[in-house]
Molecule: SAM riboswitch aptamer (S box leader)
Organism: Anaerolineae bacterium
RNA sequence: UACUCAUCCAGAGAAGCUGAGGGACCGACCCUGUGACGCUUCGGCAACCGCUACCGACGGUGCCAACUUCGGCAGAUUGUAAGGCGAUGUACUUCGCCCGAUAGUCUGGGAGAUGAGAG
Numbered sequence: 001u002a003c004u005c006a007u008c009c010a011g012a013g014a015a016g017c018u019g020a021g022g023g024a025c026c027g028a029c030c031c032u033g034u035g036a037c038g039c040u041u042c043g044g045c046a047a048c049c050g051c052u053a054c055c056g057a058c059g060g061u062g063c064c065a066a067c068u069u070c071g072g073c074a075g076a077u078u079g080u081a082a083g084g085c086g087a088u089g090u091a092c093u094u095c096g097c098c099c100g101a102u103a104g105u106c107u108g109g110g111a112g113a114u115g116a117g118a119g
Base pairs, nucleotide, nucleotide: 001119003117004116005115006114007113008112013042014041015040016039017038021031022030023029025072026071027070028069043064044063045062048060049059050058051056068111073108074107075106076105077104078103083098084097085096086095087094
């Protein structure tokens, strides 16, 4: 690092150092000097792989804000604003029909992350 498979609505933080960014990308939204990101130590969650005296969390990973924070592409569905047509009417208004952005919900996909495998 192109590829394959599985999983991703659950769960689990304190201290020390440092000092301004971070949440992969873009948009939104959010976290952050009441200290982000990162590193170290300790603790914890979990059960992908290994091991075993056989089912223990012992070893290798992983993880410990927010559903992978939400969306991005496609489809289905709900459906409002605006607009158009018609009726009433001087007009305002009201009613009916059509169309229908934004938005909500669902499904699938894409991207990403982690593990295992095979190059």